[in-house]
RNA sequence: UCGUAUUGCAGAGGCGCGGUACGCCAAGAGUACCCGAAAGGGAAAAGGGGCUAUCGCCGAAGCAUGAAGCGCAAGCUUCUUGCUGGGACCAUGCAGAAUAUGCAUGGCACUGUCAAAAACGGUUUACCCGACCGUUCGCGGAGUGCUGGAAUACAU
Numbered sequence: 001u002c003g004u005a006u007u008g009c010a011g012a013g014g015c016g017c018g019g020u021a022c023g024c025c026a027a028g029a030g031u032a033c034c035c036g037a038a039a040g041g042g043a044a045a046a047g048g049g050g051c052u053a054u055c056g057c058c059g060a061a062g063c064a065u066g067a068a069g070c071g072c073a074a075g076c077u078u079c080u081u082g083c084u085g086g087g088a089c090c091a092u093g094c095a096g097a098a099u100a101u102g103c104a105u106g107g108c109a110c111u112g113u114c115a116a117a118a119a120c121g122g123u124u125u126a127c128c129c130g131a132c133c134g135u136u137c138g139c140g141g142a143g144u145g146c147u148g149g150a151a152u153a154c155a156u
Stems, first nucleotide, its partner, number of pairs: 001155001003154005009148003014058001016057006023051003033042003061084004066079005085111002089107007113141002118136007
């Protein structure tokens, strides 16, 4: 320094991600179950969900394979590897009491990020080309990414 690589640090995406609460709410359900000769009467819970508060964060997290451990079991925890940038909506499938919700696959626009080509302007140059910077645009790509700044090494 228009460089390249590595290693920490600090950040961004937005109805953003996840944990916790013996909190509140709806549903589960006037069901299971109990009492009674009958009529009838009484009457839950689990798992899942929403809100609020709070905590940790931006491969946050989720899913799948394999391995190890715990457990009677359902299942839980950790590690390796692989896939997914993100939320919404729709369809299908599984779970579920469910129309709630979660997960998977696909579709669809939206959104954040880098970025080809193109256009305009600027720097360098007497000028042109080239190189670089900024703006518009965004073929296309993926988080093992992107932005900022620092250190080290190499290159010029």
A computed fold for a 156-nucleotide RNA from a Candidatus Sumerlaeota bacterium, annotated as Lysine riboswitch aptamer. Rfam family: Lysine riboswitch aptamer. Rfam links the family to the GO term lysine biosynthetic process. The source organism's lineage runs through Bacteria, Bacteria candidate phyla and Candidatus Sumerlaeota. Of the family's consensus pairs, 100% are formed in the model. Model confidence (mean pLDDT): 81 of 100.